[in-house]
Context: one part of a larger RNA
Molecule: large-subunit ribosomal RNA, domain I
Organism: Natronobacillus azotifigens
RNA sequence: GGCGCACGGUGGAUGCCUUGGCACUAGGAGCCGACGAAGGACGGGACGAACACCGAUAUGUCUCGGGGAGCUGUACGUAAGCAUUGAUCCGGGAAUUUCCGAAUGGGGGAACCCCCUGCUCGUAAUGGAGUAGGACGCAUAACUGAAUCCAUAGGUUAUGUGAGGCAGACCUGGGGAACUGAAACAUCUAAGUACCCAGAGGAAGAGAAAGCAAACGCGAUUUCCUGAGUAGCGGCGAGCGAAACGGAAUCAGCCCAAACCAAAAAGCUUGCUUUUUGGGGUUGUAGGACACUCUAUACGGAGUUACAAAGAAAUCUAUUAUACGAAUCGAUCUGGAAAGAUCAGCCAUAGAAGGUAACAGCCCUGUAAUAGAAAGUAGAUUUCCUCCAGAGUGGAUCCUGAGUACGGCGGAACACGUGAAAUUCCGUCGGAAUCCGGGAGGACCAUCUCCCAAGGCUAAAUACUUCCUAGUGACCGAUAGUGAACCAGUACCGUGAGGGAAAGGUGAAAAGCACCCCGGAAGGGGAGUGAAAGAGAUCCUGAAACCGUGUGCCU
Numbered sequence: 001g002g003c004g005c006a007c008g009g010u011g012g013a014u015g016c017c018u019u020g021g022c023a024c025u026a027g028g029a030g031c032c033g034a035c036g037a038a039g040g041a042c043g044g045g046a047c048g049a050a051c052a053c054c055g056a057u058a059u060g061u062c063u064c065g066g067g068g069a070g071c072u073g074u075a076c077g078u079a080a081g082c083a084u085u086g087a088u089c090c091g092g093g094a095a096u097u098u099c100c101g102a103a104u105g106g107g108g109g110a111a112c113c114c115c116c117u118g119c120u121c122g123u124a125a126u127g128g129a130g131u132a133g134g135a136c137g138c139a140u141a142a143c144u145g146a147a148u149c150c151a152u153a154g155g156u157u158a159u160g161u162g163a164g165g166c167a168g169a170c171c172u173g174g175g176g177a178a179c180u181g182a183a184a185c186a187u188c189u190a191a192g193u194a195c196c197c198a199g200a201g202g203a204a205g206a207g208a209a210a211g212c213a214a215a216c217g218c219g220a221u222u223u224c225c226u227g228a229g230u231a232g233c234g235g236c237g238a239g240c241g242a243a244a245c246g247g248a249a250u251c252a253g254c255c256c257a258a259a260c261c262a263a264a265a266a267g268c269u270u271g272c273u274u275u276u277u278g279g280g281g282u283u284g285u286a287g288g289a290c291a292c293u294c295u296a297u298a299c300g301g302a303g304u305u306a307c308a309a310a311g312a313a314a315u316c317u318a319u320u321a322u323a324c325g326a327a328u329c330g331a332u333c334u335g336g337a338a339a340g341a342u343c344a345g346c347c348a349u350a351g352a353a354g355g356u357a358a359c360a361g362c363c364c365u366g367u368a369a370u371a372g373a374a375a376g377u378a379g380a381u382u383u384c385c386u387c388c389a390g391a392g393u394g395g396a397u398c399c400u401g402a403g404u405a406c407g408g409c410g411g412a413a414c415a416c417g418u419g420a421a422a423u424u425c426c427g428u429c430g431g432a433a434u435c436c437g438g439g440a441g442g443a444c445c446a447u448c449u450c451c452c453a454a455g456g457c458u459a460a461a462u463a464c465u466u467c468c469u470a471g472u473g474a475c476c477g478a479u480a481g482u483g484a485a486c487c488a489g490u491a492c493c494g495u496g497a498g499g500g501a502a503a504g505g506u507g508a509a510a511a512g513c514a515c516c517c518c519g520g521a522a523g524g525g526g527a528g529u530g531a532a533a534g535a536g537a538u539c540c541u542g543a544a545a546c547c548g549u550g551u552g553c554c555u
Base pairs, nucleotide, nucleotide: 001554002553003552004551005550006549007548008547009546015540016505017504020476021475022473023472024471025470026469027468028467029465030464031165032164039100040099041098042055043054044053046078047077050074051073052059061094062093063092064091065090066089070082071081072080105114106113107112115134116133117132118131119130120129121128136162137161138160139159140158141157142156143155144154170201171199172198173197174196175195181188185235211218212217222249223248224247225246232240233239253457254456255455256401260279261278262277263276264275265274266273267272268271284435286400287399288398289397290394291393292392293391294390295389300388301387302386303385311384312383313382314381315380316379317378318377319376320375322371323370328344330343331342332341333340345362346361347351353365354364355363406430407429408428409427410426411425412424413423416442437452438451439450440449441448492499493498512539515526516525517524518523
């Protein structure tokens, strides 16, 4: 030195565990903000730092309820206190809430600096302290007010309102790629996707037919199934890809403009026009105005999400704390420990679950059932309250959304790439009709049928989940599962945008080794605790690599 054997060290695999995650289900909630948000900085404790909580009233203040014996967070120590005159704790409401931050008196390198005005305090005086206000845009109103006479622009003040954040989700709109596929590539595709911007809501958008259909009919919109990978589109390549019908979910319809009437104001051409307000009126079998006739002032109807708009009270339900809640302090055995085994009982509208020294329906917390709110919130019902005339006939006149519809040219969206290309939208140039009217039915024309554009509002069914409550899992179990089970978006890296870890387990209970010995200490040996210390603090188990000690054999 090699090969074995025995015993160790190191190391942290494996097993077991779970405080944390992941994916869903049901219900709730779906916004916060100049009354200063979200997010932070700095502070606050008897005692250093941190987390959590709070804000100079600072580990908390007041009040209303719950609760009933301990309490002064994590945090296991000491001190000093509080508490049945009800503390700590839980819930509702209120107060306080430094500084930064939209940040808003001005500035600024965020958490800092410096002012003005009014009032108060203070100084002999200056300096100083406190308190309230002082940004900008828009709307409305008032007062002022140039060039320039009236006016207007401009200015000042008051009142109201906006801004900013987010949930990396869902929605609408404005912009808008490329890789890729086409086995190359240019039309095409990817894709109106990613991304950027704007805006809104708890949903958004759409929505009460100038619609579908087809000779029968339907009757707003939205979503799902089907129709259907069909009809179609397409260098007819790659690919793209409907709609109606039918079946379901959910259902809800309305208001203006105009004609006409009345009032007021303004203008001037002095009998007209315009504006405002109120009435009237809202449709396709055309309707309405207008004229006439009938019924009628209370039967009836409706209502706070559209259709008009303020609410109030009572009751009930739910929710934001909770209360009560059955049955073995059974015997013996093993054990450190009984919930285990044997024997004997009991409850059950409760045998969900967790804990307790091993596996507990009956030990504890709970669970089923039942009960419960001073205050807040949400919803429902009732009452009060609020609001509301309805038909018919006539067909002379008037009205029924104009630079609109539509056309040419150039584009875009429609499943539809310009095509025979209807329909919708944009730019540009033209540019109607007026109910004997107009649009559509996939060029266009006729017949026929359906509908009434150029104004507006509208719940539900649908999409999503930052968040709250309850629950589930042939989901993970510490190299897994979130990046993060642990003081993690931390440490650390980067000028910055940004990138981004590692790290869980003594024991049932600290009972965390008094005392003695060696040693300077670290550490160790006794003793003691404990079931176990070969569980002694990176402490359950403790694999391998790797490093040793002893010994056998070989060299």